[in-house]
RNA sequence: AACGCUGGCGGCAUGCCUUACACAUGCAAGUCGAACGGCAGCAUGACGUGUAGCAAUACACGUUGAUGGCGAGUGGCGAACGGGUGAGUAAUAUAUCGGAACAUGCCCUGUAGCGGGGGAUAACGCGUCGAAAGAUGUGCUAAUACCGCAUACGCUCUACGGAGGAAAGCGGGGGUCGCAAGACCUCGCACUAUAGGAGUGGCCGAUAUCGGAUUAGCUAGUUGGCGGGGUAACGGCCCACCAAGGCAACGAUCCGUAGCUGGUCUGAGAGGAUGAUCAGCCACACUGGAACUGAGACACGGUCCAGACUCCUACGGGAGGCAGCAGUGGGGAAUUUUGGACAAUGGGCGCAAGCCUGAUCCAGCCAUGCCGCGUGAGUGAAGAAGGCCUUCGGGUUGUAAAGCUCUUUCGGCAGGAACGAAAUGGUUCGUGCUAAUACCACGGACUGAUGACGGUACCUGAAGAAGAAGCACCGGCUAACUACGUGCCAGCAGCCGCGGUAAUACGUAGGGUGCAGGCGUUAAUCGGAAUUACUGGGCGUAAAGCGUGCGCAGGUGGUUUCCUAAGUCAGAUGUGAAAGCCCCGGGCUUAACCUGGGAACUGCGUUUGAAACUGGGAAACUCGAGUGUGGCAGAGGGGGGGUGGAAUUCCACGUGUAGCAGUGAAAUGCGUAGAUAUGUGGAGGAACACCGAUGGCGAAGGCAGCCCCCUGGGCUAACACUGACACUCAUGCACGAAAGCGUGGGGAGCAAACAGGAUUAGAUACCCUGGUAGUCCACGCCCUAAACGAUGUCAACUGGUUGUUGGGUCUUCACUGACUCAGUAACGAAGCUAACGCGUGAAGUUGACCGCCUGGGGAGUACGGCCGCAAGGUUGAAACUCAAAGGAAUUGACGGGGACCCGCACAAGCGGUGGAUGAUGUGGUUUAAUUCGAUGCAACGCGAAAAACCUUACCUGGCCUUGACAUGUACCGAAUUGAGCAGAGAUGUUCAAGUGCUCGAAAGAGAACGGUAACACAGGUGCUGCAUGGCUGUCGUCAGCUCGUGUCGUGAGAUGUUGGGUUAAGUCCCGCAACGAGCGCAACCCUUGUCCAAUGUUGCCAACAUUUAGUUGGGGACUCACAGGAGACUGCCGGGGUUAACUCGGAGGAAGGUGGGGAUGACGUCAAAUCAUCAUGCCCCUUAUGUCUUGGGCUGCACGCAUGCUACAAUGGCCGGUACAGAGGGCUGCAAUACCGUAAGGUGGAGCGAAUCCCAAAAAGCCGGUCUCAGUUCGGAUUGAGGUCUGCAACUCGACCUCAUGAAGUUGGAGUUGCUAGUAAUCGUAGAUCAGCAACGCUACGGUGAAUACGUUCCCGGGGCUUGUACACACCGCCCGUCACGUCACGAAAGUCGGUAACACCCAAAGUCAGUGGCCCAACCGCAAGGGGGGAGCUGCCUAAGGUGGGAUCGGUGAUUGGGACGAAGUCGUAACAAGGUAGCCGUA
Repeated sequence: AACGCUGGCGGCAUGCCUUACACAUGCAAGUCGAACGGCAGCAUGACGUGUAGCAAUACACGUUGAUGGCGAGUGGCGAACGGGUGAGUAAUAUAUCGGAACAUGCCCUGUAGCGGGGGAUAACGCGUCGAAAGAUGUGCUAAUACCGCAUACGCUCUACGGAGGAAAGCGGGGGUCGCAAGACCUCGCACUAUAGGAGUGGCCGAUAUCGGAUUAGCUAGUUGGCGGGGUAACGGCCCACCAAGGCAACGAUCCGUAGCUGGUCUGAGAGGAUGAUCAGCCACACUGGAACUGAGACACGGUCCAGACUCCUACGGGAGGCAGCAGUGGGGAAUUUUGGACAAUGGGCGCAAGCCUGAUCCAGCCAUGCCGCGUGAGUGAAGAAGGCCUUCGGGUUGUAAAGCUCUUUCGGCAGGAACGAAAUGGUUCGUGCUAAUACCACGGACUGAUGACGGUACCUGAAGAAGAAGCACCGGCUAACUACGUGCCAGCAGCCGCGGUAAUACGUAGGGUGCAGGCGUUAAUCGGAAUUACUGGGCGUAAAGCGUGCGCAGGUGGUUUCCUAAGUCAGAUGUGAAAGCCCCGGGCUUAACCUGGGAACUGCGUUUGAAACUGGGAAACUCGAGUGUGGCAGAGGGGGGGUGGAAUUCCACGUGUAGCAGUGAAAUGCGUAGAUAUGUGGAGGAACACCGAUGGCGAAGGCAGCCCCCUGGGCUAACACUGACACUCAUGCACGAAAGCGUGGGGAGCAAACAGGAUUAGAUACCCUGGUAGUCCACGCCCUAAACGAUGUCAACUGGUUGUUGGGUCUUCACUGACUCAGUAACGAAGCUAACGCGUGAAGUUGACCGCCUGGGGAGUACGGCCGCAAGGUUGAAACUCAAAGGAAUUGACGGGGACCCGCACAAGCGGUGGAUGAUGUGGUUUAAUUCGAUGCAACGCGAAAAACCUUACCUGGCCUUGACAUGUACCGAAUUGAGCAGAGAUGUUCAAGUGCUCGAAAGAGAACGGUAACACAGGUGCUGCAUGGCUGUCGUCAGCUCGUGUCGUGAGAUGUUGGGUUAAGUCCCGCAACGAGCGCAACCCUUGUCCAAUGUUGCCAACAUUUAGUUGGGGACUCACAGGAGACUGCCGGGGUUAACUCGGAGGAAGGUGGGGAUGACGUCAAAUCAUCAUGCCCCUUAUGUCUUGGGCUGCACGCAUGCUACAAUGGCCGGUACAGAGGGCUGCAAUACCGUAAGGUGGAGCGAAUCCCAAAAAGCCGGUCUCAGUUCGGAUUGAGGUCUGCAACUCGACCUCAUGAAGUUGGAGUUGCUAGUAAUCGUAGAUCAGCAACGCUACGGUGAAUACGUUCCCGGGGCUUGUACACACCGCCCGUCACGUCACGAAAGUCGGUAACACCCAAAGUCAGUGGCCCAACCGCAAGGGGGGAGCUGCCUAAGGUGGGAUCGGUGAUUGGGACGAAGUCGUAACAAGGUAGCCGUA
């Protein structure tokens, strides 16, 4: 500046940034009658006439320029200033400082003049043409208009004799002369010539002044000279001739952009950006060209021509130029009144009065900016009401309001009222001029007039808190928080990001914060950004050292002396306009604003001095550099020639026979036509084992058998010589792996392409068999690599240690040792570094020079240029897009990385599962409902330790509405019990019995309970386990997880916790910049195994009695029970080990190295499970999603899966006999003996609230018998019939019993699971839940009772260490490319349409200049003829516009096409990141 919302006052200032787009209308430059002829109009006078009137006079008409004046005209001055705009212009410009070859109206100073003549012409009159604009003929007239003549100090020219060249008057006054006209004098203003000045203008030079090199060459009047012309003046400014120059990497030319400056904004400064208002300069005036006039113009409101546009027209012709002030249209996000006045300041003209002045001064509009003021002040707690929030207690809005007491700025009303205005003018005085007391000029005094703004500023008065606050924000950055609504929706957002039902981020409200007549947004500039780094950055890995060298220009350069003075430093001086900034004052009430003075303007010029340093000149020096001499290494520095052996392949011949070759395994391939193997001989090409190395050489690329020739460089030692000859190096030149290209050779092996075989889902790959270019040589190109030390070259300085290569000095008899120069490696001080690391071979400290970088992608791509035969190389963008890309290090996680360790993890074994039937659970499906949850391990005989009703949450139908349940209020009634009727029941209705407890004398009151009424409320297995608490699962009973202090690190972090051993164990020991500690481990707890003492009933019974019987007496010894203790600790011995921890073996012991088992689960992970155990926030339902109830469902069934049961049989089935447990349970219970029933069970009931009684029979086992390998005397499903029991009730839908029936199944594919000892396997027993039962489940209990473990390669899981990482939601990660779809920008493209600047030619307006036969013409000369001079016309040169042409360049567009970017969860594969499953990457084909 604009936009949105809002808007009280005043002062000061600014106000078309866009279309230099087009303009209606008005105004913006006139003035002078004291230059002139005049008189159209106005006014006055005079005269005449007329009318009225007695007249004065008035009126009318006419005459008269006589007067004031004055339209039009001649003439003068001005119009070239002032005002506007910024199109063009990158230097014909601007800024600063200089210069010489110039001009100059008006102004100032001086000198000298201003004499005397002449001829015209407008106006005007009379005509003609034309619509108009206008043109034209003829006649008259004036001048300060025009033209001669005279004069010429000074002026100009000169051949130095001379020659040439001016003028104008007008006004005032005066006296004298004159009849008058007039003359003369004088003053003023003009005029002429000339000299000087001031100011102004023209010209020249130096320095400075934007971007692009994808613009590198430009230039013929070009550069210079001589001679002319031209100009006010220098000059190629122009012309003729001559020469071939001039500019350019210190950026010419070309392209783009741009008015420049003082200044302005910003910044600490240096800088960066900018050029509104104000001031200086420039340029332009519709576009292009041109001259005229003039002192000055190539002229904004002048002329001519061409063009475009607009207007008028009678169609024949004409007129116009707001980038002056207002104003209009248009454009645009956007910019004002068709105002007042010349009062002031200034300008033009004029003697002046004065006129003109959209310059200017004022006013108007706009919150556009800056500045000031106000919208009130004090008091006021019941902390009012209302709003909002709330844990309901309160908090907040908030002294805020109200109320009370005051004030009155601003605004409104009334009254008064300025400064800006004293000059010019008038009167008068003095001085000057003058003859002059005129005039005029200057100075003083007095005096009058003059104000647009404006009745404005300012002052006064009365009234009255009265008329005056908004905007943005409140997640972090950034000051300021809550509620509701919304629910990845609507929306916000400057960046990060917010919104998917508890949003301080969206919208609204309350509250708060900030600023305030404004606030916020958008756009723009600087800052922060040291993020272009001059001040003040970097380049090993983040972007960045050219692949390497040589080297011109350039930059930089050793020691000493002298000179100089360009740089440098100091002094003086000129300039650096004013305004602005800064400082000190002053004026508006203050401020903004205005104003006086100073400082400053960091610059440039001139001059004087200094001489250290740099430069320049001269002379020297030897340390840098180089040359010579001696020696040395490299014997892979380069080039050429020759030569050698091993091996591969091929060929020939011999021997020899069936395979060879190849792979993870194979196949293709070769071989009976004789391969492979082996022997002999031959051919040919390429590469050089061992030596050989962290070794050597080279500028880099690179260089390897041996010998010879040519040749470059390096090192070292001591001397001699040259005397700074040096370092670096843009452009340039040379070299430059591999691949590739061209021509010609060569070709053994290897081997892109290609072919075949495998692998694979595919396999255009990895593997195999073949195989061509190529690899090799010569010559010529290419010129790139991860061309790397990712580290440019040179020089100096700065602690060390060790190895090694080459040379040297000293030492030693020698071995050696010490030192030194030049290389090459390892480690490390200081220092540096973001860290990693570098560290005398620096990435340390410095100097010189070059190259390069400035977020990622697009892209090393496109276009253009250069190079190349091509491939391609080099130089090298933009649009668009993202908020990152990247480095180093850290902690994790992961790896088809490494090494170590553990686990029924594998292996070794035993038994299962997967196949069958049925059971249970689940999925699916079905259904009115099949309620809900659990879903990899870690859901699926799970929640459920019991679904016929109930449970029950689901469905159907039927009821209830303060409710089935809780608390509070009021009233009634004790409670309670029984019965009848209706109904499926809930429920409804009726009747009967009954009157309690506490207090009180009684009335009555109270407690519990039931009912009724209304309202607060109840209720919800309704939603959200992703809002939560609690509880649980899992990794995992794995050995880990942390902290304090210290230390290390810029930090994240590390250390401790790693290491060496050892352990079941972060268990312990040792070591250690760590020392300690905590949660875990272990132990403490329970149980079991042995013993001891104590106590013995219901338990036990050895001895003594007694019995059918521990039955009884008795006993406590034993078993057992109870409670308590002992015991085991690597304690002892030996070996090993570090004299350790510990480990191996042994003894003793019931038990031996945590004896067995259990309980016990670290920090954490999985948004793991559960809102349906419970609790709970929010949301939702409230005659229903609540409550009650009948019946049904949760049990439905083509099917899939999971878990367990029973089997398939003889280690077995069946029958008979017989033996041995432990742990439990029992009164709504367990129930014995006995009897009945084939049996389930029934009858009946002793005993027992249980170490006493009962359940209760243990079973496998053992003994005997039978069956004899079969779908069976195996197996028992299914079905039929009949029963038993529980229960209100077994239909859907219970269990059991008897008889009959007798299905599948003959040991189970791929796969998968449990278990290491009293374990697996096998056998039975008990319990919870429970009326009964779906139990074959679950949880306990005992009986019988094995096999195997070499070992840790592999599978799975885990632990510590280490390594890589592009992963961190952490490999179920990340991520690449094609294809398909959509959007966007860009490139190419047959073309096509325009712009721009040149060039060549054609045509050529106006116009200057030049020429000019003929024609025409007042002034001068001439008696005249004529001359001089001039004019039109014509011609020529130049030339705008126009036309034609071929190129250049820029832009638009273009079917189609190319890649790029971005898009939701698309398709195909899996290239990269781990050894990424073929290590990756670079160059090339």
Molecule: small-subunit ribosomal RNA
Organism: uncultured bacterium